Molecule: transfer RNA
Organism: Desulfoscipio geothermicus
RNA sequence: GGGAGCAUAGCUCAGCUGGGAGAGCGCCUGCCUUACAAGCAGGAUGUCACAGGUUCAAGUCCUGUUGUUCCCA
Numbered sequence: 001g002g003g004a005g006c007a008u009a010g011c012u013c014a015g016c017u018g019g020g021a022g023a024g025c026g027c028c029u030g031c032c033u034u035a036c037a038a039g040c041a042g043g044a045u046g047u048c049a050c051a052g053g054u055u056c057a058a059g060u061c062c063u064g065u066u067g068u069u070c071c072c073a
Stems, first nucleotide, its partner, number of pairs: 001072007010025004019056001027043005049065005
């Protein structure tokens, strides 16, 4: 330099054919326990990397940028 993939909660990741933003773990509160862990009930947390475009409507489609991983040279 060329090509491909990835970026969604604190962490690891789903999200199908464009229309509800989610799971596990973690965190907080209560119950339980002498206490802790486990368990049970409830709760909080999101610039869907950034900018623009298409659309009635975008995490999802298109373009660019940034970061990152891999392949080729």